[in-house]
Background
This is a predicted structure of a 137-nucleotide RNA (c-di-AMP riboswitch aptamer (ydaO/yuaA leader)) from Nonomuraea cypriaca. The model forms 92% of the base pairs in the Rfam consensus. Lineage of the source: Bacteria > Bacillati > Actinomycetes > Streptosporangiaceae > Nonomuraea. Rfam family: c-di-AMP riboswitch aptamer (ydaO/yuaA leader). Rfam describes the family as follows. This family represents a conserved RNA structure found upstream of the ydaO and yuaA genes in Bacillus subtilis and related genes in other bacteria. Its mean pLDDT, the model's own confidence on a scale to 100, is 79. The sequence is in RNAcentral, with records from Rfam.
RNA sequence: CGCCUGUGACCGCUGAGUCCGCCGCGAGCGGAACCGGGGACCCAAGCCCCCAUGGGGUGAAUCGGCACCAAGGUGCAGUAGGGCAGCUUCCUCGCCCGAACCCGUCAGCUAACCCGGUAAGCGGUAGGGAAGCAAGG
Numbered sequence: 001c002g003c004c005u006g007u008g009a010c011c012g013c014u015g016a017g018u019c020c021g022c023c024g025c026g027a028g029c030g031g032a033a034c035c036g037g038g039g040a041c042c043c044a045a046g047c048c049c050c051c052a053u054g055g056g057g058u059g060a061a062u063c064g065g066c067a068c069c070a071a072g073g074u075g076c077a078g079u080a081g082g083g084c085a086g087c088u089u090c091c092u093c094g095c096c097c098g099a100a101c102c103c104g105u106c107a108g109c110u111a112a113c114c115c116g117g118u119a120a121g122c123g124g125u126a127g128g129g130a131a132g133c134a135a136g137g
Stems, first nucleotide, its partner, number of pairs: 011123004018032005033118006043108001054106001055103004063078001065076004081097004086133007
């Protein structure tokens, strides 16, 4: 000097997943804020025939193609869509994600109303241009 790993602090990233109060400090209680679901009128839908077999929700995570496999799955290259450091938007360059789970035959939208959630996982120096704002001087 470089690389790898671990730990701590600061500052950040994806995400709704943060803040405050009370108390017997507990695996507790309550509130605000944000998020999700259910739930009228109106609107949408509806009837006939054929085929098939459920349908729905959170989320960016949808849709196919090729190969292997008995199947389940696995992999390769894509793709709708999504993310990336003062904040928002637009352009540009680059790098990533493109999962997982839940309800249980049931739910369109939906005011009032009702019911829930407050996780989990990470670590860039990736910038450049324009407009506005914020902060500082």